The prediction has a mean pLDDT of 90. A computed fold for a 263-nucleotide part of an RNA from a Bacilli bacterium, annotated as large-subunit ribosomal RNA, domain VI. It matches the Rfam family "Bacterial large subunit ribosomal RNA". Its family is annotated with ribosome and structural constituent of ribosome in the Gene Ontology. The full RNA is in RNAcentral, with records from ENA.
[in-house]
Context: one part of a larger RNA
RNA sequence: CGUAGGAAGUUUGAAAGGACCUGUUCUUAGUACGAGAGGACCGGAAUGGACACAGCAAUGGUUCACCAGUUGUCACGCCAGUGGCAUAGCUGGGUAGCUACCUGUGGAAUAGAUAAACGCUGAAAGCAUCUAAGCGUGAAGCUAACCUUAAGAUGAGACUUCCCAUUCGCAAGAAGUAAGACCCCUAGUAAGUGACUAGGUUGAUAGGUCGGAAAUGUAAGUGCAGCGAUGCAUUCAGUUGACCGAUACUAAUAGGUCGAGGA
Numbered sequence: 001c002g003u004a005g006g007a008a009g010u011u012u013g014a015a016a017g018g019a020c021c022u023g024u025u026c027u028u029a030g031u032a033c034g035a036g037a038g039g040a041c042c043g044g045a046a047u048g049g050a051c052a053c054a055g056c057a058a059u060g061g062u063u064c065a066c067c068a069g070u071u072g073u074c075a076c077g078c079c080a081g082u083g084g085c086a087u088a089g090c091u092g093g094g095u096a097g098c099u100a101c102c103u104g105u106g107g108a109a110u111a112g113a114u115a116a117a118c119g120c121u122g123a124a125a126g127c128a129u130c131u132a133a134g135c136g137u138g139a140a141g142c143u144a145a146c147c148u149u150a151a152g153a154u155g156a157g158a159c160u161u162c163c164c165a166u167u168c169g170c171a172a173g174a175a176g177u178a179a180g181a182c183c184c185c186u187a188g189u190a191a192g193u194g195a196c197u198a199g200g201u202u203g204a205u206a207g208g209u210c211g212g213a214a215a216u217g218u219a220a221g222u223g224c225a226g227c228g229a230u231g232c233a234u235u236c237a238g239u240u241g242a243c244c245g246a247u248a249c250u251a252a253u254a255g256g257u258c259g260a261g262g263a
Base pairs, nucleotide, nucleotide: 001152005163006162007161008160009159010158011157015149016148017147018146021049022048023047024046025045026044027043033038051106052105053104054103055102059100060099061098062097066093067092068091069090070089071086072085073084074083075082076081110144111143112142117137118136119135120134164262166175167174168173180258181257182256183255184200185199186198187197188196205251206250207249208247209246210245211244212243214240215239216238221234222233223232224231225230
């Protein structure tokens, strides 16, 4: 820009893409078969591998603004307590998130038309012949079926709901609006700065605060014991990023723009 008014939402599916794998064991059955050795078809079940998709409840990893321990050195006048630097100084743990080594799911079933092959009927060619007319069976393959995209499918589809017939103009057209949308702003389940999604005071969108979860592991100060290092009590304390809730304290204020009149 188109889809002959303007919008919001839900869809149909022409077409396209993806997937399509397979082992072992048990059973049928030591049966059919075979002198024996050996040893099935058909059918039924279980459990794996690789691959694909999804997920983080559990398991494990990571977790550079979490907690603790600790070495050297410098600083805060000193003690105590802290902070800086040394690979994140080193070490031990570790939430959310991300993730695999983890977890879940999938390949199927079914239908149709077929290939090789096997047939029925059957002439040419009184016989024979699956083929010439005609009719069947038949594959991990083909078409559907499963998953995804999909009406620019210009052949532009369908359904539901909302807005209505203003003003100026001879007309062409323009203006202000409606439903609605955007700019702008707070953000993340999204992410390329765009889009998408959740919100914008009729508000829990983010921050803060409060409560909880979870992590670390018993803070500082004070008291007591010990010559002291240190220990014990107060104290399962103190501290805390992302997690779960509550709460308008702070910021989403205010404002602006676009958008039909139906050839």